The part of an RNA shown here (large-subunit ribosomal RNA, domain IV) has 351 nucleotides and comes from a Phycisphaerae bacterium.

Context: one part of a larger RNA
RNA sequence: CGGUCCUUAAGGAACUAGGCAAUUUUGCCCCGUAACUUCGGGAAAAGGGGUUCCUACUCCGAAUUAGCAAUAGUUUGGAGAGGGCACAGCAAAGCGGCUCUGGCGACUGUUUAUCAAAAACACAGGUCUCUGCUAAGUCCUACAGACCACGUAUAGAGACUGACGCCUGCUCGGUGCGGGAAUGUUAAGGAAGCCGGUCAUUGGGAGCAAUCCUGAGAAGCUGGCAACCGAAGCACCCGUAAACGGCGGCCCUAACUAUGAGGGUCCUAAGGUAGCGAAGUUCCUUGUCGGGUAAGUUCCGACGCGCAUGAAUGGCGUAACGACUGGAGCACUGUCUCAAGGACCGACUCG
Repeated sequence: CGGUCCUUAAGGAACUAGGCAAUUUUGCCCCGUAACUUCGGGAAAAGGGGUUCCUACUCCGAAUUAGCAAUAGUUUGGAGAGGGCACAGCAAAGCGGCUCUGGCGACUGUUUAUCAAAAACACAGGUCUCUGCUAAGUCCUACAGACCACGUAUAGAGACUGACGCCUGCUCGGUGCGGGAAUGUUAAGGAAGCCGGUCAUUGGGAGCAAUCCUGAGAAGCUGGCAACCGAAGCACCCGUAAACGGCGGCCCUAACUAUGAGGGUCCUAAGGUAGCGAAGUUCCUUGUCGGGUAAGUUCCGACGCGCAUGAAUGGCGUAACGACUGGAGCACUGUCUCAAGGACCGACUCG
C1' cells in the first nucleotide's frame, strides 16, 4: 500500500451523476392505522407499548384419572397481580427502514446463456380481414402425405391494439383491398387472305445427239406476314381508414392599447375535433407565473405562442402492482467534514 471485516468523538448526505455502499429497521403479542379505491385493497400503512426470572396468589381453557354427577386430583396452555435481578430480557443467530409526489407499463409472467430485465416482449380484453370443410392458412421432392382437427364460423387463421373507465373526430385525391362490367387496350391460340422456298409437269433457245442456258409452275411439304376472333389484368366506375396514410396559407377587423368572436382571398381529398400539452415529444429555453429550498438548468402545479401533440402507428385518466425511472422528506449512518484505531490475508523487509 491492497483485500475481507470490526469500532469511532462532534456533525449527519455537507459525499456523489445518484444515499452508490454501509447503517437504521427486523421475530412474536397488544393497541392503532390516512388519502385514494376497481370496495378486493391500500395495510405489517404510518405510529406506539410489551417481551426475562420467581410465586404456597387470582381467573380462563385443553387433556386425563376417580366419581352417576357436582366436584376433587394430575399434566399442560394462556391472562392478570405481587415480587427479583441486569446497562441491556425476540439479551446470540435468523429476522421489513418508512413516508409524500410525478413518469411509464394495468397486473403475475418473458427476454439479449456470456456487459442491457426495461418504459422492450407477452398478456386477458378490443377491432378488422379471411375461411362453408378436400376450409382458409402452413410443411412438402408441390405427387403422395401431414398439421390445422378426429376441430366446423360461440370454430380456425392472419393483422393491429393491449386490464378497467370515458372515448376514438374529418379525409377515399394517392397507394392497397373489395365489388362492377359498357367501352378502350391486351397474350398464347385460332384464322380468311397474301408473299416466298422446294418441285411433278411444261414453254422458249443452242446443239446431230448427249447435254446446256432460260422461263412458267399444280398438289404436298415448308418459311414469313396477316384483317378478324380472343381472358384476366390495366385504363374506367363505385365502395372501404381499429387498411397504408393525410389532417393549410396570406390579409384585414371591436369607443386607449392589446387581442381577434368576425370578414376577405388562395389552395386542398380533407384542413387536427375531444383531450392532453416546454411533455420520455419544446429548438429558441434555465420560456413565464406559482410551490418547495437560505439558495432549485432537476421536480410539482399552471399558462399555451404545440420549432415538430392528438385519438386502436390508439387519446386522456386510473386503484393495485414494479430488483423500472424523476423529485422531496423523516429516521439512520465513516458517503462525507477528516480521518483514526483494530483483526486476518497478501504485498514489503529479514531468514